Small-subunit ribosomal RNA, 3' minor domain from an Actinomycetota bacterium, 149 nucleotides, folded computationally. The organism belongs to Actinomycetota, within Bacteria. The coordinates come from a structure-prediction model, not an experiment, and the mean pLDDT is 85. Its Rfam family is "Bacterial small subunit ribosomal RNA". Its family is annotated with ribosome and structural constituent of ribosome in the Gene Ontology.
Context: one part of a larger RNA
RNA sequence: CACCGCCCGUCACGCCAUGAGAGUCGGCUGCACCAGAAGUCGCCGGGCUAACCCCGGAAGGGGGGGCAAGCGCCGACGGUGUGGUCGAUGAUUGGGGCGAAGUCGUAACAAGGUAGCCGUACCGGAAGGUGCGGCUGGAUCACCUCCUU
Numbered sequence: 001c002a003c004c005g006c007c008c009g010u011c012a013c014g015c016c017a018u019g020a021g022a023g024u025c026g027g028c029u030g031c032a033c034c035a036g037a038a039g040u041c042g043c044c045g046g047g048c049u050a051a052c053c054c055c056g057g058a059a060g061g062g063g064g065g066g067c068a069a070g071c072g073c074c075g076a077c078g079g080u081g082u083g084g085u086c087g088a089u090g091a092u093u094g095g096g097g098c099g100a101a102g103u104c105g106u107a108a109c110a111a112g113g114u115a116g117c118c119g120u121a122c123c124g125g126a127a128g129g130u131g132c133g134g135c136u137g138g139a140u141c142a143c144c145u146c147c148u149u
Base pairs, nucleotide, nucleotide: 003112005109008105009104011102013099014098015097016096018094019093020092023089024088025087026086027085028084029083030082031081032080033079034078039074041072042071043070047067048066049065052063053062054061055060115136116135117134118133119132120131121130122129123128
């Protein structure tokens, strides 16, 4: 590579991530309750008991101390119910991104052939169209005001 230009949206194909989704599964975690091992501590200790004290010649008895058993507080794991949060997955569904040479049209860019754009409502395969309000970041023609020569 300059209008044989540029360019918009639907649709089709491929890939990627992602939202929604009856739900399902899992991690972490809050609350309430159930149950409660080991163990410390406390209570109790009628069963057991060598050292200490007392009695007795002795056997042994009594006291003190200790131990077991029992009870209580705390208490790991576990269980039930109900929340929070994070992740995985899910028929289906929504758009998005990307991808030399697919389909339909031609909306925008020159007055882009109905000037364009913004907001809004309705409508339409799609770009979009129409109505109402607004803007000039509209071409052309004419006029007015101002500036320069």